[in-house]
Context: one part of a larger RNA
RNA sequence: GAUUGAACGCUGGCGGCAUGCUUAACACAUGCAAGUCGAACGGCAGCAUCAUUUAACUUCGGUUAGAUGGAUGGCGAGUGGCGGACGGGUGAGUAACGCGUGGGAAUCUGCCCUAGAGUGGGGGACAACCAGGGGAAACCCUGGCUAAUACCGCAUAAUCUCUACGGAGCAAAGGGGGCCUCUAUUUAUAUGCUCUCGCUUUAGGAGGAGCCUGCGUCGGAUUAGCUUGUUGGUGGGGUAAAGGCCUACCAAGGCGACGAUCCGUAGCUGGUCUGAGAGGAUGAUCAGCCACACUGGAACUGAGACACGGUCCAGACUCCUACGGGAGGCAGCAGUGGGGAAUAUUGGGCAAUGGGCGAAAGCCUGACCCAGCAAUGCCGCGUGUGUGAAGAAGGCCUUCGGGUUGUAAAGCACUUUCAGUAAGGAAGAAAAGCUUUGAGUUAAUACCUCAGAGAAUUGACGUUACUUACAGAAGAAGCACCGGCUAACUCUGUGCCAGCAGCCGCGGUAAUACAGAGGGUGCAAGCGUUAAUC
Numbered sequence: 001g002a003u004u005g006a007a008c009g010c011u012g013g014c015g016g017c018a019u020g021c022u023u024a025a026c027a028c029a030u031g032c033a034a035g036u037c038g039a040a041c042g043g044c045a046g047c048a049u050c051a052u053u054u055a056a057c058u059u060c061g062g063u064u065a066g067a068u069g070g071a072u073g074g075c076g077a078g079u080g081g082c083g084g085a086c087g088g089g090u091g092a093g094u095a096a097c098g099c100g101u102g103g104g105a106a107u108c109u110g111c112c113c114u115a116g117a118g119u120g121g122g123g124g125a126c127a128a129c130c131a132g133g134g135g136a137a138a139c140c141c142u143g144g145c146u147a148a149u150a151c152c153g154c155a156u157a158a159u160c161u162c163u164a165c166g167g168a169g170c171a172a173a174g175g176g177g178g179c180c181u182c183u184a185u186u187u188a189u190a191u192g193c194u195c196u197c198g199c200u201u202u203a204g205g206a207g208g209a210g211c212c213u214g215c216g217u218c219g220g221a222u223u224a225g226c227u228u229g230u231u232g233g234u235g236g237g238g239u240a241a242a243g244g245c246c247u248a249c250c251a252a253g254g255c256g257a258c259g260a261u262c263c264g265u266a267g268c269u270g271g272u273c274u275g276a277g278a279g280g281a282u283g284a285u286c287a288g289c290c291a292c293a294c295u296g297g298a299a300c301u302g303a304g305a306c307a308c309g310g311u312c313c314a315g316a317c318u319c320c321u322a323c324g325g326g327a328g329g330c331a332g333c334a335g336u337g338g339g340g341a342a343u344a345u346u347g348g349g350c351a352a353u354g355g356g357c358g359a360a361a362g363c364c365u366g367a368c369c370c371a372g373c374a375a376u377g378c379c380g381c382g383u384g385u386g387u388g389a390a391g392a393a394g395g396c397c398u399u400c401g402g403g404u405u406g407u408a409a410a411g412c413a414c415u416u417u418c419a420g421u422a423a424g425g426a427a428g429a430a431a432a433g434c435u436u437u438g439a440g441u442u443a444a445u446a447c448c449u450c451a452g453a454g455a456a457u458u459g460a461c462g463u464u465a466c467u468u469a470c471a472g473a474a475g476a477a478g479c480a481c482c483g484g485c486u487a488a489c490u491c492u493g494u495g496c497c498a499g500c501a502g503c504c505g506c507g508g509u510a511a512u513a514c515a516g517a518g519g520g521u522g523c524a525a526g527c528g529u530u531a532a533u534c
Stems, first nucleotide, its partner, number of pairs: 001534004006530005013381006019374002021339001026337003030334003035082003040079002043075002047073003050069008089292003098217007107209003112205008120154001122152002129144006160169003174197006183190003218264003225255003230252008267289004271282004294315005317328004345371001347370003353367001354365004384414004394405004418475001420470005428461001434454007478523005483504003489518005499506002
């Protein structure tokens, strides 16, 4: 000199863009952060509608109240599907194939895309519900009824799987819209046709995931030897998959001064800071990977987890209890206590972007977009402009002549950024849905899909940005320093005292170095100090 996720002191006008627990991976009150689908299913608790019916009132139109009916819109709880493995947080652990970079073969892959084939025919349950019972509660038990895209057989079966190459084995589920051309029957409907969303199996793709490996990746030798599933082989098991991954037997290997083992420290990277570079330091925000989710362990489900807001066991802690037993996990967003020099609101909205579910409308979304707080940082703007010498008054200094503050002020003339008040006013909005035209599909002008046209809507921010008008210099300057380094000097007080200090050093009666004042210098909504890196 540059820099910072900074803190402290004094001071403080506005805006834009960023950033904001670096410490206790300490403990957490409260609210919210993962749901959705009725176009899978049986249903109907609540709300609304409708129908029937009863009663009351009646202006004879009806109104009010009650009952019944899942009949309709919808829908609590339940079965089922998909999603809760993403998104969000933190850096405790980890010196490791964890990360970075390059290569590899023995693998899996829901949703999505492109193709091939199929979607036949049956069965028995379990919730909800009803009845009964236990418990303070959490919740649980027994009996009975029932549906499905839940579950289980049968059939079919290959370019799928296994194979001794003879063969053997393996699947499925239906839902919604429309129609009457064919088929079936009596009109009309469907088991029919058609469109669509699904389901099963196979092949390929995309994206994702698992595994192996070369090289690189902090300090200590005052850590020199380490290792028995250890190193390799065979058989077997196991995994989606190679492999001591596991196991039985056999051999006795394997690693190490090119630093094994042990100890300490640490998430890694793109990057960031600094520097002419080489390098050094660092890893906040943003992005990629990894690890963790009160501590330790385990598996289940699933395409995917050994799962932050799932399950089980153990432990510590907290809470409830009728003492028999139960409940919980903010390193999600806010917020509280504690620790600390120190770090924000228990805010608004799903309008946009993105995600989950759904055919869609839509619902959910503390992701996200916004607002609030903080000079924490960077950037921009303002706190007036011109004129004005009687060089006013006052202050300070003085050799008492004067000098300086100083064109500074006052006065005169002007302007109105920003702030204030009032009015106008973009963009962020694209659509989806609705109406309609054409094409495709089809038996079909129906339904559906695609393309186009039309009308009307959808904004948290928001009293938005921006523009215009109004009034008046009106509301807006401090901080550090002045002995040398280092830009900037005098007076008074003090008297080795009080004090200053980054280094040299000042102070013991004329202190430009302490304290105050006047003046000056440097930066400026900041200025200094401390800490830290180069």
The part of an RNA shown here (small-subunit ribosomal RNA, 5' domain) has 534 nucleotides and comes from an uncultured bacterium. The RNAcentral record of the full RNA draws on ENA and SILVA.